[in-house]
RNA sequence: UGCAAAUAUUGGCAAACCUGUUGUGAAACAGGGACGCAAAACCCUGGAUCUUAUGUCUUAAUAAGACUGCCUGGUUGCUGCU
Numbered sequence: 001u002g003c004a005a006a007u008a009u010u011g012g013c014a015a016a017c018c019u020g021u022u023g024u025g026a027a028a029c030a031g032g033g034a035c036g037c038a039a040a041a042c043c044c045u046g047g048a049u050c051u052u053a054u055g056u057c058u059u060a061a062u063a064a065g066a067c068u069g070c071c072u073g074g075u076u077g078c079u080g081c082u
Stems, first nucleotide, its partner, number of pairs: 012037002017032006035069001041075003046071002049066006
């Protein structure tokens, strides 16, 4: 320096659910709460799933969104057993 990830260390994040608010909606934000995560940090390249509108009725397709703790891709970070 690189790769891998441990019977290690300092810590970090926060699923479901509940309360409040926003949104037509998918869902998001705040508080509580921990299922889990070695990138469950950030971005959103290509997809998947979901929502709305148009539309199809031989059940497609188009546009605008949501999510990314669904996969993939990119950038960055901590530790130091082997």

About this RNA:
The RNA shown here (c-di-GMP-I riboswitch aptamer) has 82 nucleotides and comes from Halonatronomonas betaini. The RNAcentral record of the sequence draws on Rfam.